[in-house]
Molecule: Bacterial RNase P class A
Organism: Mariprofundaceae bacterium
RNA sequence: GGAGUGGCCCGGAUGGCCGCGGUGCGCGGUAUGCCCUGCAUAUCGUGCGUCGAGGAAAGUCCGGGCUGCACAGGGCAAGGCGCCGGAUAACGUCCGGUGGAGGCGACUCUGGGAAAGUGCCACAGAAAACAGACCGCCAGACGCUGUCUGGUAAGGGUGAAACGGUGUGGUAAGAGCGCACCGCCCCGGACGGCAACGGAUGGGGGCACGGUAAACCCCGCCUGCAGCAAGGCCGAAUAGGGAAGCGCCAAGCGUGGUCCGCGCGUGCUUCCGGGUAGGCUGCUCGAGCCUGCGGGCAAUCGCAGGCCCAGAUGAAUGGUCAUCGCCCCGUGCUCCGGCAUGGGGUACAGAACCCGGCUUACAGGGCCGCUCCGCUU
Repeated sequence: GGAGUGGCCCGGAUGGCCGCGGUGCGCGGUAUGCCCUGCAUAUCGUGCGUCGAGGAAAGUCCGGGCUGCACAGGGCAAGGCGCCGGAUAACGUCCGGUGGAGGCGACUCUGGGAAAGUGCCACAGAAAACAGACCGCCAGACGCUGUCUGGUAAGGGUGAAACGGUGUGGUAAGAGCGCACCGCCCCGGACGGCAACGGAUGGGGGCACGGUAAACCCCGCCUGCAGCAAGGCCGAAUAGGGAAGCGCCAAGCGUGGUCCGCGCGUGCUUCCGGGUAGGCUGCUCGAGCCUGCGGGCAAUCGCAGGCCCAGAUGAAUGGUCAUCGCCCCGUGCUCCGGCAUGGGGUACAGAACCCGGCUUACAGGGCCGCUCCGCUU
């Protein structure tokens, strides 16, 4: 210098003007209450102060807190998870190991069981799981430029995957058919490790055992259901329900026919309770953030000090102007370090009960570790 790999961080700044939401104090209005020229509560407006989105606030995929309901215990079903150890409130997350796969490497991807059983393996190919002969090779027969029968997995062709490799002997041609070396499988397990796992000496086997469990299935472990529209409190108007009081001029029903009376019914007033609209709460101080020290390889944990950091509900956190950053392109000058000037760009996206993860999106920029190649010393 080039190529690559892993991780972390930022993701505009300052000022003017206009505007929005929360909150503290002050002022003013309204309503209600009281021991009524004041005070309290609620609410509206206004001035000043102060605070006001993210690294993903997103997808809502996983886990937990919180809340309500359910719940003796066990089994079945259903769903999820799956090497080992650790971290954690918990996890399908993270860290450290370990086996396998890929890469020269940094590094990345991946994990129960396929020798319990069943199923499936497209296309191509003759043949796809235990057998099988399309071309080729060899032998034989025959009706002989060929056809048929048999042998052959060495050669060719197909495929993601097709009978271990090389050599030699052997053979009609071949083949672990025999042998040598290499590879593979099984048994065994000294020793190391908490474990997964690694594995020495040794013994056996011509080699038998394809893939798929995000197919059924088997084994082990985990899981009650719902979600802040959870849940709690207050609660109109109107309609309807109940109770009490008063009224019924006329009409209606019941009280066996009639009158009174009574009941139903009906009108008005008062009260009660349920629900709706609406309001308050839950609501943001929390597995919190920053700094330092300590334990640990690390995830992370402990201690000390400091800090308060949105709580909206048609839903605020914005708009505009100026100056300056940053990046790209062009032009001019240059002492090659830059300088001047013109144009363009400045992303993804926005809290809605709260946290821990995962995944996905993102203009542009910065920092650190490591690997390989080339050059120079």